[in-house]
RNA sequence: GGAAGAGUAGCCAAGGCGCGUCAAGUGUUGCGAAACGGGACGUUGUUCGCAAACGAAAGGAAGAUAUCCUGCGGUGCCGCGGCGCGUCCGCUUCG
Numbered sequence: 001g002g003a004a005g006a007g008u009a010g011c012c013a014a015g016g017c018g019c020g021u022c023a024a025g026u027g028u029u030g031c032g033a034a035a036c037g038g039g040a041c042g043u044u045g046u047u048c049g050c051a052a053a054c055g056a057a058a059g060g061a062a063g064a065u066a067u068c069c070u071g072c073g074g075u076g077c078c079g080c081g082g083c084g085c086g087u088c089c090g091c092u093u094c095g
Base pairs, nucleotide, nucleotide: 002094003093004092005091010083011082012081015078016077017076018075019073020072021071028052029051030050031049032048033047034046038089039088040087041086042085058070059069060068061067
């Protein structure tokens, strides 16, 4: 010098345990902040805070105020499995 490869944030999601259904949560918009392959620049996405607008699916059993079942929610956490950096350098393997 060449070839191949690994790894981030995070995304989807089998399954499990919860929460709400007396509406929290989720989602949307705006502003601000943070982290984000080992390094630099950068992209995409993520998280947090504040504000605003919007806004929902209940039914049954039971019988005495405590529950259970089936649903529903772009619901929370864990998560088999799958996916997951553009350039340069670095890292691993090979001739």
Overview
THF (Tetrahydrofolate) riboswitch aptamer, 95 nucleotides, folded computationally. Of the family's consensus pairs, 94% are formed in the model. It matches the Rfam family "THF (Tetrahydrofolate) riboswitch aptamer". Rfam describes the family as follows. Tetrahydrofolate (THF) riboswitch was first reported for Ames et al. as an RNA motif in 5' untranslated (5'-UTR)regions of folate transport and biosynthesis genes in Firmicutes genomes. The prediction has a mean pLDDT of 83.